Predicted 3D model of a 71-nucleotide RNA (transfer RNA) from Candidatus Iainarchaeum sp. Its Rfam family is "tRNA". Rfam links the family to the GO term triplet codon-amino acid adaptor activity. It is annotated as a transfer RNA. The coordinates come from a structure-prediction model, not an experiment, and the mean pLDDT is 83.

RNA sequence: GGGGUCAUAGUGUAGUGGUAUCACGGUUCCCUCCAGAGGAACAGAUCGGGGUUCGAUUCCCCGUGACCCCA
Numbered sequence: 001g002g003g004g005u006c007a008u009a010g011u012g013u014a015g016u017g018g019u020a021u022c023a024c025g026g027u028u029c030c031c032u033c034c035a036g037a038g039g040a041a042c043a044g045a046u047c048g049g050g051g052u053u054c055g056a057u058u059c060c061c062c063g064u065g066a067c068c069c070c071a
Base pairs, nucleotide, nucleotide: 001070002069003068004067005066006065007064010024011023012022018054026042027041028040029039030038047063048062049061050060051059
């Protein structure tokens, strides 16, 4: 220098155009003498910018970062 894959709650993940999934973790409540375990509820995320579309996490372009391959 060229090419490819990836980027989603605090962490790890699912999601092939129509309200973003689950687990762990967090908060509150129940239970308990207290704590733990167990049960219930709640909050929390699409890397940045642009384009296409009625509608984008999803498709396209540019950038940033991580990893891999070639030189």